[in-house]
The prediction has a mean pLDDT of 82. A computed fold for a 90-nucleotide RNA from Propionivibrio dicarboxylicus, annotated as c-di-GMP-I riboswitch aptamer.
RNA sequence: UGGUCAAGUUGGCAAACUCGUCGAAAGGCGGGGACGCAAAGCCACGGCGCUAACCGGACGAUUUGUCCGUACGCGAGCCGGGUUGCCGUU
Numbered sequence: 001u002g003g004u005c006a007a008g009u010u011g012g013c014a015a016a017c018u019c020g021u022c023g024a025a026a027g028g029c030g031g032g033g034a035c036g037c038a039a040a041g042c043c044a045c046g047g048c049g050c051u052a053a054c055c056g057g058a059c060g061a062u063u064u065g066u067c068c069g070u071a072c073g074c075g076a077g078c079c080g081g082g083u084u085g086c087c088g089u090u
Base pairs, nucleotide, nucleotide: 012037013036017032018031019030020029021028022027035077041083042082043081045080046079047078048075049074050073055069056068057067058066059065
């Protein structure tokens, strides 16, 4: 540059896993990595789930353990709700 095929906004976010780091843990943050997501942007207001350090109780034990209860902790990629944003159509 030509041909053929496919797709139909530019793009965005980033699961598992992994490396580092913080945390008692759930989990968070950063790097790698993509399972997926039209809000998988933001916000703990309601529900739900997770953890149980502190605290309380029971049992034990002799060097502080086991079990139960419980967020003030965590999850917005659990649901609802609130709020903001991109594209198209009318």

Lineage of the source: Bacteria > Betaproteobacteria > Rhodocyclales > Rhodocyclaceae > Propionivibrio. It was read from a public genome assembly, where an Rfam model found it.